[in-house]
RNA sequence: GCUUGUGUAGCUCAGUGGUUAGAGCUUCGUGCUUAUAACGCGACCGUCGUGGGUUCAAUCCCCACCUCGAGCA
Numbered sequence: 001g002c003u004u005g006u007g008u009a010g011c012u013c014a015g016u017g018g019u020u021a022g023a024g025c026u027u028c029g030u031g032c033u034u035a036u037a038a039c040g041c042g043a044c045c046g047u048c049g050u051g052g053g054u055u056c057a058a059u060c061c062c063c064a065c066c067u068c069g070a071g072c073a
Stems, first nucleotide, its partner, number of pairs: 001072005007066001010025004018056001027043005049065005
């Protein structure tokens, strides 16, 4: 340099156009317990990488750029 994939919560990931974006773990609070752990309940946490475009409507489709990975040279 070319091809291809990836980017969503603190972490690991789901979400193939439809009306306020989810799960597990972590953290915090609380219940239980003599206490801890485990378990139950609750809470916090997202400019969905950036900028444009298509659409009545975009995390999702298209384009460019950026991050990280793989392959080829």
About this RNA
RNAcentral holds the sequence, with entries from ENA. Transfer RNA from Saccharomyces cerevisiae YJM1460, 73 nucleotides, folded computationally. It matches the Rfam family "tRNA". Rfam classes the family as a transfer RNA. Its mean pLDDT, the model's own confidence on a scale to 100, is 81.